[in-house]
Molecule: Lysine riboswitch aptamer
Organism: Virgibacillus sp.
């Protein structure tokens, strides 16, 4: 001076990003009980067990009358792959039991996404909320390339990349 590594520290993007804890709204006059009344055989996603003519399932009336998961608002805490997901496997959990179905965690592939808004689809969902998935448009940070100003720094514009990443300082090795 130049090479190499997930080195180590602190940092920046913006409606960033998760967490808890408290309040109100929805959920809902709904589910669920109990009565009546009508009615006459199955009713639950599937079998199977239980239950049902001592009258289930559905309905109508009357009375009682919830919750969970999400979402808002506000305090507070960590933090910047923060954090989200996808697939695949495990274990748990929701019902009398097996399967389906869904929920929760955990591995691995260290798979996919810089953020964020927002429009089409599809899933979950009481929903038109609100996430997630796929595909598109925008903005916006950062690097890298090209080029305008004005020779550098810088600024303006196009193009494209991706967080194992950008940036600032530090340390170790290895070569000249």
């Nucleotide at each position: 001076c130049g090479g190499u590594g997930a080195g180590g520290u602190a940092g920046a993007g913006g409606u960033g990003c998760a967490g808890a804890c408290a309040g109100a709204a929805a959920g809902a006059g709904u589910a669920a009980u109990c009565a009546a009344u009508a009615g006459g055989a199955g009713a639950a996603u599937g079998a199977c067990a239980a239950c049902g003519u001592u009258g289930a399932u559905c309905a109508u009336u009357g009375a009682u009358g919830a919750a969970a998961g999400g979402g808002c608002u506000g305090u507070u805490u960590g933090c910047c792959g923060a954090a989200g997901u996808g697939u695949a496997g495990g274990a748990a959990g929701u019902u009398g039991u097996c399967a389906a179905a869904c929920u929760u965690u955990c591995u691995a592939u260290u798979g996919c996404u810089g953020g964020u808004a927002u429009a089409g689809u599809u899933u979950u969902g009481a929903a038109u909320a609100a996430a997630g998935g796929c595909u598109g448009u925008a903005c916006u940070g950062u690097c890298a390339u090209g080029u305008u100003c004005a020779a550098a720094u810088g600024u303006g514009c196009a193009u494209g990349g991706a967080g194992a990443a950008c940036u600032a300082c530090u340390g170790a090795u290895c070569g000249a």